[in-house]
Context: one part of a larger RNA
Molecule: small-subunit ribosomal RNA, central domain
Organism: uncultured bacterium
RNA sequence: CUGGGCGUAAAGCGUGCGCAGGCGGUUUCUCAAGUCAGGGGUGAAAGCCCGGAGCUCAACUCCGGAAUUGCCUUUGAAACUGUGAAGCUAGAGUGCGGGAGAGGUGAGUGGAAUUCCCAGUGUAGAGGUGAAAUUCGUAGAUAUUGGGAAGAACACCGGUGGCGAAGGCGGCUCACUGGCCCGUUUCUGACGCUCAUGCACGACAGCGUGGGGAUCAAACAGGAUUAGAUACCCUGGUAGUCCACGCCGUAAACUAUGGAUGCUAGCCGUUGGGUAGCUUGCUACUCAGUGGCGCAGCUAACGCCUUAAGCAUCCCGCCUGGGGAGUACGGCCGCAAGGUUGAAACUC
Numbered sequence: 001c002u003g004g005g006c007g008u009a010a011a012g013c014g015u016g017c018g019c020a021g022g023c024g025g026u027u028u029c030u031c032a033a034g035u036c037a038g039g040g041g042u043g044a045a046a047g048c049c050c051g052g053a054g055c056u057c058a059a060c061u062c063c064g065g066a067a068u069u070g071c072c073u074u075u076g077a078a079a080c081u082g083u084g085a086a087g088c089u090a091g092a093g094u095g096c097g098g099g100a101g102a103g104g105u106g107a108g109u110g111g112a113a114u115u116c117c118c119a120g121u122g123u124a125g126a127g128g129u130g131a132a133a134u135u136c137g138u139a140g141a142u143a144u145u146g147g148g149a150a151g152a153a154c155a156c157c158g159g160u161g162g163c164g165a166a167g168g169c170g171g172c173u174c175a176c177u178g179g180c181c182c183g184u185u186u187c188u189g190a191c192g193c194u195c196a197u198g199c200a201c202g203a204c205a206g207c208g209u210g211g212g213g214a215u216c217a218a219a220c221a222g223g224a225u226u227a228g229a230u231a232c233c234c235u236g237g238u239a240g241u242c243c244a245c246g247c248c249g250u251a252a253a254c255u256a257u258g259g260a261u262g263c264u265a266g267c268c269g270u271u272g273g274g275u276a277g278c279u280u281g282c283u284a285c286u287c288a289g290u291g292g293c294g295c296a297g298c299u300a301a302c303g304c305c306u307u308a309a310g311c312a313u314c315c316c317g318c319c320u321g322g323g324g325a326g327u328a329c330g331g332c333c334g335c336a337a338g339g340u341u342g343a344a345a346c347u348c
Base pairs, nucleotide, nucleotide: 004319005318006317007302008301012316014201015200016199017198021194022193023192025088026087027086028085029084031082033081034080035077036076037075038074039073040072041071042070049065050064051063052062053061054060091191092188093187095184096183097182098181099180103177104176105175106174107173108172109171110154114150115149116148117147118146119145120144121143125136126135162169163168206247207246208245209244210243211242216240220236221235222234223233258315259314260313261312262311263310266293267292268291269290270289271288272287273286274285275284276283277282278281297304298303321348322347323346330341331340332339333338
């Protein structure tokens, strides 16, 4: 490279936007680049292959043919791809009318709980565990009542419910703001799909500067347990957890399943729209989601099955035995931690 693959065997980039590139609906005309057909030139000889001939055969040599799958040129064809022109509306977008939502950002605000502080009542324990102890408490704890402060998180509703590209998003109110769905077909008229490089976003932890610090809690200290116990259990407890700004750029970033389009039995739930019917709260149909089961088909099996892992087309990413190793070296990025790209020797 060809081929075969990527849910679980190696393999889908964490996610999106998107330039180049690749691919691209429908009708008519046009050109003839691709494509196809005919002719010409060239494609050295030798060799290979086929048919003959000559050395007694063969090897070998000679003759003829074929081949040289290519390139150039010329004459045509016009279905398909492409060029140009003119249209179309089924893709895509737009207008209008409705709709649901923890989508995002900022500001404000509420109650429960927790801890601490003050005061009252009250007295000897409380706490914790398998059992204890460390710990707190007669300087009045725990419990209980009233008052106050602080920070963080939002019980019930809550739901294989919703929204978001993913990460993710949950008290309430307001402001600003993104996307989506349904209906109607008003308009545009292929404006589309995918996307190397690039750019942006990206949980937790971690880093920088400044705040904040209630709870929880790496490290750490103590008490237990134990042969030991640098653990599991208990009492404490600092970074951190929270906020602002700036970095980091990873994850079992998982549906371990890239995106787009079309097609291929059904049944039962559920969310948001729409239509119809009537008994006005139910039934049926339909569009978009989200679940369970299941035919055909697929699969090594497990299983998947209109939300495909089925049948096809297009584009991207990735894989090619295990270890060495996601390591070394180099490059790029980072304040660092490290990230990314990513071998070989050797060995089985």